[in-house]
């Protein structure tokens, strides 16, 4: 630098549940594991949600939807 089939050491948790915050999308704690090798991290770029009086951004949200940036653990390998 590649690769992620195995082992060790840990890691993170989806539906769901009770709670709180949010108008909503959604998010925070706790339980609880469906997955995951970046499912850490960042709304830059496409993509979906949301909309308190229409409409859908010049607003919110999703990083477990793709792409990019960015840091890194094991463990093969060159």
């Nucleotide at each position: 630098g590649c690769u992620g089939u195995u082992c060790a050491a840990g890691g993170c948790a989806a539906a769901c549940u009770a709670u709180c915050c949010g108008a909503a999308a959604g998010g925070g704690u706790a339980g609880g594991a469906c997955g995951c090798a970046a499912a850490g991290c960042c709304a830059c770029g496409g993509g979906c949600c949301c909309u308190g009086a229409u409409c859908g951004a010049c607003g919110g949200g999703c990083a477990g939807c793709c792409g990019g940036g960015u840091u890194g653990c094991c463990a093969g390998u060159a």
c-di-GMP-I-GGC riboswitch aptamer, 78 nucleotides, folded computationally. The coordinates come from a structure-prediction model, not an experiment, and the mean pLDDT is 82. Of the family's consensus pairs, 95% are formed in the model.